[in-house]
């Protein structure tokens, strides 16, 4: 100091058994699941005489993201008595859940070990993180191309 745009693919798991009942995957008892970024003292691996050093790879409950709700409103697009209004709708703003103890150690929120805890919104023959739908949806993001610059 310039560039920071298009394009395409990809992109969430989960109720064995069992008790009540007319009825529950919704209560009981147990049982199972954890999206995306990043930070990490985990483990592997390799490389170095060493202190180290590199590459993968390590949090559902630590920072933050995104789904569902409110609100909002550019363009664009629909709809309408064409006046104006209304609908959708990006940005953008709101709301939004959960962890301690023991242990090793210079230092744990992350490791080991134990023992909690948490999960939109509608629907249901009976209350849902696990069914059914809105969703052949959006979406954090991830991965490859294209064009430009170096």
């Nucleotide at each position: 100091a310039a560039c920071a745009u298009c394009c395409u693919u990809c992109g969430g798991g989960g109720u064995c058994g069992g008790g009540u009942g007319a009825a529950a995957g919704u209560c009981c008892c147990a049982a199972c699941c954890g999206a995306c970024g990043g930070u990490g003292a985990u483990a592997a691996a390799g490389c170095g005489a060493a202190u180290g050093c590199u590459u993968u790879u390590c949090a559902g409950u630590c920072c933050g993201u995104g789904a569902c709700c409110c609100g909002g409103u550019a363009a664009g697009c629909g709809c309408u008595g064409c006046a104006g209004g209304c609908g959708u709708g990006g940005a953008c703003g709101g709301u939004g859940g959960a962890u301690u103890c023991a242990g090793u150690g210079u230092a744990a929120g992350u490791c080991u070990g134990a023992a909690g805890c948490c999960g939109a919104c509608a629907g249901u023959a009976a209350c849902a993180g696990u069914c059914u739908g809105g969703a052949u949806g959006g979406g954090a993001g991830a991965a490859g191309g294209a064009a430009a610059a170096c």